[in-house]
RNA sequence: GGGCCCGUAGUUCAGUGGAAGAACACCCGGUUUGCAUCCGGGAGAUCGCCGGUUCAAGUCCGGCCGGGUCCACAA
Numbered sequence: 001g002g003g004c005c006c007g008u009a010g011u012u013c014a015g016u017g018g019a020a021g022a023a024c025a026c027c028c029g030g031u032u033u034g035c036a037u038c039c040g041g042g043a044g045a046u047c048g049c050c051g052g053u054u055c056a057a058g059u060c061c062g063g064c065c066g067g068g069u070c071c072a073c074a075a
Base pairs, nucleotide, nucleotide: 001071002070003069004068005067006066007065010024011023012022013021018055026042027041028040029039030038048064049063050062051061052060
């Protein structure tokens, strides 16, 4: 330098054009003598950034940034 994949909640991940979700973690309550487990409820992400397409974009297109991987070149 080139190809491919990834970037969404504190963490790990779903969501592939039409209302942003799950699990764990966190908070409250129940259960318990108490803790844990278990059960119920709650808070939490304008989806890496900037543009474009569209009535409508996390999703499609372009450019950047970051990470992973493979290839090439040089030493």
Transfer RNA from Candidatus Nealsonbacteria bacterium CG11_big_fil_rev_8_21_14_0_20_35_11, 75 nucleotides, folded computationally. The source organism's lineage runs through Bacteria, Bacteria candidate phyla and Candidatus Nealsoniibacteriota. Rfam family: tRNA. It is annotated as a transfer RNA.